[in-house]
Context: one part of a larger RNA
RNA sequence: GGAUGAGCGCUGGCGGCAUGCCUAACACAUGCAAGUCGAACGGGGUUUAUAUAACAGAACUCUCCGGAGGGAAGAUAUAUAAACCUAGUGGCGGACGGGUGAGUAACGCGUGGGCAACCUGCCCUGUACCGGGGGACAACAGCCAGAAAUGGCUGCUAAUACCGCAUAAGCCUGCGGUGCCGCAUGGCACAGCAGGGAAAACCACGGUGGUACAGGAUGGGCCCGCGUCUGAUUAGUUAGUUGGCAGGGUAACGGCCUACCAAGACGAUGAUCAGUAGCCGGCUUGAGAGAGUGGACGGCCACAUUGGGACUGAGAUACGGCCCAGACUCCUACGGGAGGCAGCAGUGGGGAAUAUUGGGCAAUGGACGCAAGUCUGACCCAGCAACGCCGCGUGAAGGAAGAAGGCUUUCGGGUUGUAAACUUCUUUUAAGGGGGAAGAGCAGAAGACGGUACCCCUUGAAUAAGCCACGGCUAACUACGUGCCAGCAGCCGCGGUAAUACGUAGGUGGCAAGCGUCGUCC
Numbered sequence: 001g002g003a004u005g006a007g008c009g010c011u012g013g014c015g016g017c018a019u020g021c022c023u024a025a026c027a028c029a030u031g032c033a034a035g036u037c038g039a040a041c042g043g044g045g046u047u048u049a050u051a052u053a054a055c056a057g058a059a060c061u062c063u064c065c066g067g068a069g070g071g072a073a074g075a076u077a078u079a080u081a082a083a084c085c086u087a088g089u090g091g092c093g094g095a096c097g098g099g100u101g102a103g104u105a106a107c108g109c110g111u112g113g114g115c116a117a118c119c120u121g122c123c124c125u126g127u128a129c130c131g132g133g134g135g136a137c138a139a140c141a142g143c144c145a146g147a148a149a150u151g152g153c154u155g156c157u158a159a160u161a162c163c164g165c166a167u168a169a170g171c172c173u174g175c176g177g178u179g180c181c182g183c184a185u186g187g188c189a190c191a192g193c194a195g196g197g198a199a200a201a202c203c204a205c206g207g208u209g210g211u212a213c214a215g216g217a218u219g220g221g222c223c224c225g226c227g228u229c230u231g232a233u234u235a236g237u238u239a240g241u242u243g244g245c246a247g248g249g250u251a252a253c254g255g256c257c258u259a260c261c262a263a264g265a266c267g268a269u270g271a272u273c274a275g276u277a278g279c280c281g282g283c284u285u286g287a288g289a290g291a292g293u294g295g296a297c298g299g300c301c302a303c304a305u306u307g308g309g310a311c312u313g314a315g316a317u318a319c320g321g322c323c324c325a326g327a328c329u330c331c332u333a334c335g336g337g338a339g340g341c342a343g344c345a346g347u348g349g350g351g352a353a354u355a356u357u358g359g360g361c362a363a364u365g366g367a368c369g370c371a372a373g374u375c376u377g378a379c380c381c382a383g384c385a386a387c388g389c390c391g392c393g394u395g396a397a398g399g400a401a402g403a404a405g406g407c408u409u410u411c412g413g414g415u416u417g418u419a420a421a422c423u424u425c426u427u428u429u430a431a432g433g434g435g436g437a438a439g440a441g442c443a444g445a446a447g448a449c450g451g452u453a454c455c456c457c458u459u460g461a462a463u464a465a466g467c468c469a470c471g472g473c474u475a476a477c478u479a480c481g482u483g484c485c486a487g488c489a490g491c492c493g494c495g496g497u498a499a500u501a502c503g504u505a506g507g508u509g510g511c512a513a514g515c516g517u518c519g520u521c522c
Stems, first nucleotide, its partner, number of pairs: 001522004007517004013392005019385002021350001026348003030345003035092003040089002043086011055074001060069003099303003108228008118220002123216007131165001133163002140155006171196005177190005201208002229275003236266003241263004246258003278300004282293004305326005328339004356382001358381003364378001365376004395425004405416004430459006439449001466511005471492003477506005487494002
């Protein structure tokens, strides 16, 4: 000098764009953050219409005035139809999106390869198929237990839920065969025999779905070469350890696991141990080499109160799933239960220090749905903070009696200083008034931001300057006070009676909505 997720002191007008718990991966009140589909299914409810039933009895008619006939409105129940809502069964999604960096020195990450050792829901392409049956369980009803959370028993019922049967292709398994190919294990193609294995319907009749196989795309899994901090005041480490064989397990290879056999394997080219740390694209600095760093944004990894475990599923570290154990908090009728903000806000605490319990799904994107649409603290916006970068303003021109005042003086003056006053202008900004977007597409509708940006008019210099320094380094000097005191100080050093170095004032210099200081990096 540059840089910063910065802090502190003094000061502070506006706008745009970014950024904002670096500390306690500390504990969390409250609200919201993942739902959706009635075009899979049976119920339930609401509304409307129609029909029927038993009620109800108006207008009107007759009247001997006692009444009789007449049958509308209304309301109840049942049935049918339509529309809407939905607890439950079922499907898809809750493995994405969002957060954090505790752990991890590791094939975790980066880079380059390999899989003839693998998986892949939704999506695309192609081929073939979609026949015929069965039994349940929720919901519901009844009863029971419990303070609650919730649970039990009996009975009924539907399905794209569940289970047999049929059919089926080198689709799977076994057996043996031919041809071609390869870097070994081996791969591909073709045909044969035996065995096995599938499906679901809905519909507005347009379609949407279902099953099997093959291919693609996308996403993942595994393996390998190289690279990846410090310490030797850590020198030896290792028994599933290293290899083999057999088996199990996995989507798949493999001591991944088990039994048996052998005694290996790693290490001064630093094993092991200890400490520290998420890694990278990047970012900062530097002429570069390099050094430092990994906040925001993007990729990968890991984690979700601590530890362990599996289930479901195409896919699980399953943050807002389940089970067990621990700590903690809460409810309780003391028998037992409930919870997990490192999601968005917000609270307490810690700290030098870090924001609103805001608006909207209008856009982009996601889930579900044929769609309408619903959900979306992702996201888009607004709020707070000079925390940063950038831009603008705090007026412009003229104006010497060089006014007054201040400071200083050798008392002549000098300086502040064209500075002010004053004159003439301008209106960025500000305030008031008027107009008013783009962002919205494939026909229409739909804008949170927002009456915002922007444009026009009016008012009036009107609303807007500080901070640090002035001995040398280092741009900028005098006076007074103080008297080795009080104090200053980055280094050299100032201060003991004429201090350009302390304090104040005037003046000057520098930067400027900032300035100075401190921390950290180059």
Small-subunit ribosomal RNA, 5' domain from an uncultured bacterium, 522 nucleotides, folded computationally. The RNAcentral record of the full RNA draws on ENA and SILVA. The prediction has a mean pLDDT of 84.